[in-house]
């Protein structure tokens, strides 16, 4: 210098001026006026996961249903993150993997092909025997599965020995199954020795195993005010026994979420569930100080992350503010002039935009910058 | 803002438990019949199965990411 890999940062700056939002100070009886500081993002997005919070009748056990899926760790939690293992790709840096179980069971494997999952299958072919023959071959009953062919997939692979031809029939290595023992927390790795080929693929088909999950969502929910006829329809359950003068008590019975059981609660002549219609459509809380973020330092850890100390409060609106204009500069693109350095003019700033909050993932993103690593070339 | 659903020819819908040429009606084009038109009959064309990626031998179907549309909740 060129090519590549990984991890981050940034994504206009400054000033003036006119506005918008909520907050604070001052003035005013009030409408309001004035001053001050503050006011979008790395994704605020998709709403795909996980929580906080609130309500539902405790969200307790089991079933159903849904999700996750190598191992260890991190975390409030996770399908996220970190480290490792195994498999695959790359020359390397490094990258990718929904990565449990197919010897628990069921199901499927179209077309082609002789045969598609059971010790299955013989189309071409190979082999010896018998018979026929026009000496080219043909037929019959057998043996075989090396080679060809079909297919995504054909019942171990390569080499040798062996044979009429062949075959795990036998042998060596590899693969496969089991495995003493050794290493590792584990996934897993190595492996003496044994077996002797049996055990194809699909679980993002049903299923099995392990673990997790009660349901709904801030338009949740609570309060105030206003309004109104407590309107109409459908369905389910129930009128018990005993004690007590009585209030009441005990035991049965009934009442709910997908289902069952239990705790608690409610019911005694009423209780509960669903649907339709009418009215009001104002205010306050929830609301932003929180498992918090950011900056700095120290300690533990390979890391994710955790602990301690200090500093700073960093949007809280509620149909919804965060914007416009001008000037100068900074990137970027184009044109003209010039040998060149350079000068002048024009265009022009990615994706997008909070809506209860937080941790992630995914998706979108013009351009610019930094760090580390790998390979090649050149110079020393 | 939350939750849920759908997408196949110009339109309305099929396609079984994943199996190879994705079908049907209406509409369109050509021809026949008719003096002409309609109706009828015969034939033809028309598909990125919303887009990308994955699982599988094989995807309209299964999984995932996006795009567009719809419904509902105070």
């Nucleotide at each position: 210098g060129c090519g590549g890999a990984u991890g981050g940062c940034u994504g206009g700056a400054u000033g003036a001026u006119c506005g918008c939002g909520g907050g604070g100070g001052c003035c005013g009886c009030a409408g309001g006026g004035u001053c001050c500081a503050c006011g979008a993002g790395g994704a605020a997005a998709g709403u795909c996961c996980g929580g906080a919070c609130u309500c539902c009748g405790g969200a307790a056990a089991g079933c159903a249903c849904g999700g996750u899926g190598c191992c260890g760790g991190g975390u409030a939690a996770c399908g996220c993150c970190c480290g490792g293992c195994c498999g695959g790709g790359g020359a390397a840096a490094c990258c990718c993997g929904a990565g449990g179980g197919a010897a628990a069971g069921c199901g499927c494997c179209a077309c082609a092909g002789a045969g598609a999952a059971c010790g299955a299958g013989a189309c071409c072919g190979c082999c010896g025997g018998c018979g026929a023959u026009c000496c080219g071959u043909c037929g019959c009953a057998g043996g075989c599965a090396a080679g060809g062919g079909u297919g995504a997939a054909a019942c171990g692979g390569u080499g040798g020995a062996g044979u009429a031809a062949g075959a795990g029939c036998c042998c060596a290595c590899c693969g496969c199954g089991g495995g003493a023992c050794g290493g590792g927390c584990a996934a897993c790795c190595g492996g003496a020795c044994c077996g002797g080929c049996a055990c194809g693929g699909c679980a993002a088909g049903c299923c099995c195993c392990a673990c997790c999950g009660g349901g709904a969502g801030c338009a949740a929910u609570g309060c105030c005010a206003a309004a109104u006829a407590g309107g109409g329809g459908c369905c389910c359950c129930g009128c018990g026994u005993c004690c007590g003068c009585g209030a009441g008590g005990a035991c049965a019975g009934g009442g709910a979420c997908g289902c069952u059981u239990c705790a608690a609660c409610c019911c005694g002549a009423g209780g509960g569930g669903c649907c339709c219609g009418g009215g009001u459509u104002g205010g306050c809380a929830g609301c932003u100080c929180g498992a918090g973020g950011c900056c700095c330092g120290c300690c533990g850890g390979c890391a994710a992350c955790g602990g301690c100390g200090g500093g700073u409060c960093c949007a809280g609106a509620g149909g919804a503010a965060u914007g416009g204009u001008c000037a100068u500069c900074c990137a970027g693109g184009g044109g003209c002039g010039g040998c060149g350095a350079c000068g002048c003019c024009c265009c022009g700033g990615a994706c997008a935009g909070a809506a209860u909050c937080c941790g992630g993932c995914u998706u979108a993103c013009a351009g610019g910058c930094c760090a580390u690593c790998c390979g090649c070339g050149c110079a020393u | 803002g939350g939750u849920c659903c759908c997408a196949u020819a110009g339109c309305u819908c099929a396609a079984c438990u994943g199996g190879a040429u994705a079908g049907a009606g209406c509409a369109g084009c050509c021809g026949a019949c008719u003096u002409c038109u309609a109706a009828u009959c015969g034939g033809c064309a028309g598909g990125u199965u919303c887009g990308g990626g994955g699982u599988u031998c094989g995807a309209u179907u299964c999984c995932u990411c996006g795009u567009g549309g719809g419904a509902u909740c105070g």

Two RNAs folded together computationally: RNase P RNA and transfer RNA, 454 nucleotides in total. It holds a member of the Rfam family "Bacterial RNase P class A".